A computed fold for a 595-nucleotide part of an RNA from a Candidatus Nanopelagicales bacterium, annotated as large-subunit ribosomal RNA, domain I. The RNAcentral record of the full RNA draws on ENA.
Context: one part of a larger RNA
RNA sequence: GGCACACGGUGGAUGCCUUGGCACCAGAAGCCGAUGAAGGACGUUGGAGCCUGCGAAAAGCCUUGGGGAGCUGGCAACCGAGCUGUGAUCCAGGGAUGUCCGAAUGGGGAAACCCGGCUGGAGUCAUGUCCAGUCACCUCCGCCUGAAUAUAUAGGGCGGUUGGAGGGAACGUGGGGAAGUGAAACAUCUCAGUACCCACAGGAAGAGAAAACAACAGUGAUUCCGAGAGUAGUGGCGAGCGAAAUCGGAAGAGGCUAAACCGAAACUGCGUGAUAGCCGCCAGGCGUUGCAGUUCCGGGGUCGUGGGACUUUUCAGUCCGUGCUGGCGCGCGGGCAGACAGUAAGAAAUCAGCGUGGUAGGCGAAGGCCAUGCGAAAGGGCCGGCAUAGAGGGUAACGCCCCCGUAGCCGAAACUGCGCUGACUGUCGAAGGGGAUCCCAAGUAGCUCGGGGCCCGAGAAAUCUCGAGUGAAUCUGCCGGGACCACCCGGUAAGCCUAAAUACUCUCUGGUGACCGAUAGCGGACAAGUACCGUGAGGGAAAGAUGAAAAGUACCCCGGGAGGGGAGUGAAAUAGUACCUGAAACCGUGUGCCU
Numbered sequence: 001g002g003c004a005c006a007c008g009g010u011g012g013a014u015g016c017c018u019u020g021g022c023a024c025c026a027g028a029a030g031c032c033g034a035u036g037a038a039g040g041a042c043g044u045u046g047g048a049g050c051c052u053g054c055g056a057a058a059a060g061c062c063u064u065g066g067g068g069a070g071c072u073g074g075c076a077a078c079c080g081a082g083c084u085g086u087g088a089u090c091c092a093g094g095g096a097u098g099u100c101c102g103a104a105u106g107g108g109g110a111a112a113c114c115c116g117g118c119u120g121g122a123g124u125c126a127u128g129u130c131c132a133g134u135c136a137c138c139u140c141c142g143c144c145u146g147a148a149u150a151u152a153u154a155g156g157g158c159g160g161u162u163g164g165a166g167g168g169a170a171c172g173u174g175g176g177g178a179a180g181u182g183a184a185a186c187a188u189c190u191c192a193g194u195a196c197c198c199a200c201a202g203g204a205a206g207a208g209a210a211a212a213c214a215a216c217a218g219u220g221a222u223u224c225c226g227a228g229a230g231u232a233g234u235g236g237c238g239a240g241c242g243a244a245a246u247c248g249g250a251a252g253a254g255g256c257u258a259a260a261c262c263g264a265a266a267c268u269g270c271g272u273g274a275u276a277g278c279c280g281c282c283a284g285g286c287g288u289u290g291c292a293g294u295u296c297c298g299g300g301g302u303c304g305u306g307g308g309a310c311u312u313u314u315c316a317g318u319c320c321g322u323g324c325u326g327g328c329g330c331g332c333g334g335g336c337a338g339a340c341a342g343u344a345a346g347a348a349a350u351c352a353g354c355g356u357g358g359u360a361g362g363c364g365a366a367g368g369c370c371a372u373g374c375g376a377a378a379g380g381g382c383c384g385g386c387a388u389a390g391a392g393g394g395u396a397a398c399g400c401c402c403c404c405g406u407a408g409c410c411g412a413a414a415c416u417g418c419g420c421u422g423a424c425u426g427u428c429g430a431a432g433g434g435g436a437u438c439c440c441a442a443g444u445a446g447c448u449c450g451g452g453g454c455c456c457g458a459g460a461a462a463u464c465u466c467g468a469g470u471g472a473a474u475c476u477g478c479c480g481g482g483a484c485c486a487c488c489c490g491g492u493a494a495g496c497c498u499a500a501a502u503a504c505u506c507u508c509u510g511g512u513g514a515c516c517g518a519u520a521g522c523g524g525a526c527a528a529g530u531a532c533c534g535u536g537a538g539g540g541a542a543a544g545a546u547g548a549a550a551a552g553u554a555c556c557c558c559g560g561g562a563g564g565g566g567a568g569u570g571a572a573a574u575a576g577u578a579c580c581u582g583a584a585a586c587c588g589u590g591u592g593c594c595u
Base pairs, nucleotide, nucleotide: 001594002593003592004591005590006589007588008587009586015580017544020516021515022513023512024511025510026509027508028507029505030504031167032166039101040100041099042055043054044053046079047078049075050074051073061095062094063093064092065091066090070083071082072081106115107114108113116135117134118133119132120131121130122129137164138163140160141159142158143157144156145155171202172200173199174198175197176196182189186236212219213218223250224249225248226247227246233241234240254497255496256495257441261299262298263297265295266294267293268292269291270290274288276289277286278285279329280328281327282326283325284324304475306440307439308438309437310434311433312432313431314430315429317336318335319334320333321332322331323330338428339427340426341425342424350423351422352421353420354419355418356417357416358415359414361410362409363408367383368382369381370380384401385400386390392404393403394402446470447469448468449467450466451465452464456482477492478491479490480489481488532539533538552579555566556565557564558563
């Protein structure tokens, strides 16, 4: 020095465990914010630090309920001082307070700081100082003022303002919009209208009540799912991309305007003294109240078997008022009655009662003995019991009957979701005839040029849509049915709204797992988005386990200490806060063999 064996050290694998994660299901919720959010800074407990809570009223204050014996949050003890059956701590509902920053909004600013005005108050002899309130901008409304420029407008000022702003995981709509890649290279093409950026909205969004499909038969808004179908198509006819009708399901809902016409008001123009006009008839009376145009308001009207206006016929509750006067009729307004409807569209608020949920909770069955275990019984033995409860967790080993629970049943002063009813609110003539006249959404449709989007890459290329130019018609109209024309068929554009079925899950409650078990599972089971790195955007860890219980080794000895040896605790100390198990590499000690 090597090999072997034994015993150690180091090291932290493995086993076992789980407070934490992951995925999904069901239900709920789906916004918060100038009444100052999200997120922070700084403070705040008798005693240092971090976390949690809270805000100078600061681990809290008031109040209404629940609960019932201890409590003064956690790491986390210790000391001190207190609270509590006159019900504390704790849990829930409602309220109060809520520094400073932050949209941040009196002005400024290098966020958490600096400096002000006005009103009221405190204090001072007075000033300084302090407290409460208020003072940003934009939109909208009203009033005042007011240029170039006469009327006006722009602008300015004042007052009002349940308005806006900023934040939010994914889902949504819109505006922009790649490349790696694939095509075995690459340019059209693909990736892909994806990623990403921006704007905006909602609990969903978007779409949506046929100028739709279809095909001689018909369907009847939209959305989503399954099929049709990887079909028809498209495509350097490459790679690829990729419908629709129709059928089966989920859900189901339809509404409101514009115009014609009538009426009122304002403005402008015209008109002129009487068969203009004043609801119709008769009589009287009035005297520009008239006509035309524009604007606004009310009525009317809303459709494709075309509809409406207009005109005409018949029928139709009651009372009051009114239309220059009187009579009759008619119209208009209101009350009552009747009918219908309603907060999802079409107008819009609120309250009450009842029911059923949510936000604290409550009751809740049934077991003992013996031995074993160097500790502990729930395991074993014996004899019992409950079960609408033998889910699960804990307890010194494996517990239906020890504890918490579980099945089942019960419960709300307050706030609140949903449903029903009522209050409340809103609306309301019906039926038929006529076809002369009027209306039926305009810089629109169409067309040309250039793009985009559709299965459709310019193609025979319709349909949809954007930019530029040009530019119709009003039902004997117009659009579509894949160039285009005819016939036929379908529809009625150029205004608006619309629940459900659908998408998603930052979040709350409950549950499940041939999901993980500390190099796994979220980056994070621990002071984790921490420590640390970076000027910054940003990047981003490691780190769990004594024991049933600290019973965490009094006392003695060696030592400066660290650390040990005794003693003691414990079932165990080779379980001693470097703590369960404690593999291997690596380092030793002893013995044997070989050199």